[in-house]
């Protein structure tokens, strides 16, 4: 330096959900908790999926359509990395 992650050593990360904040929402942050994860580390370039303040359409209710929002623990993609083995 490259693959690969079967056995290890040291560990590390934390979904659901519970409490608060925050946001229109999705959702994010903290604290507790652990379902799991060898990159469940970083990063919204592509696809995918989630939401609709605002905007449009529409029958007044209602409805539908659109990300500029978001999800990296949806897949790819880019950079970075511990130990071991080849």
């Nucleotide at each position: 330096c490259u693959a690969u992650g079967a056995a290890a050593a040291g560990g590390g990360c934390a979904a659901a959900c519970c409490u608060g904040c925050u946001g229109a929402a999705a959702g994010g942050c903290a604290g507790g908790g652990a379902c799991g994860c060898a990159a469940a580390g970083c990063u919204a370039c592509a696809g995918a999926c989630c939401u609709a303040a605002g905007g449009c359409u529409u029958u007044u209710u209602u409805a539908g359509c659109c990300a500029u929002g978001g999800u990296g623990g949806c897949u790819g993609g880019g950079c970075u990395a511990c130990c071991a083995u080849a």
Predicted 3D model of an 86-nucleotide RNA (c-di-GMP-I riboswitch aptamer) from a Halanaerobiales bacterium. Lineage of the source: Bacteria > Bacillati > Bacillota > Clostridia > Halanaerobiales. It was read from a public genome assembly, where an Rfam model found it.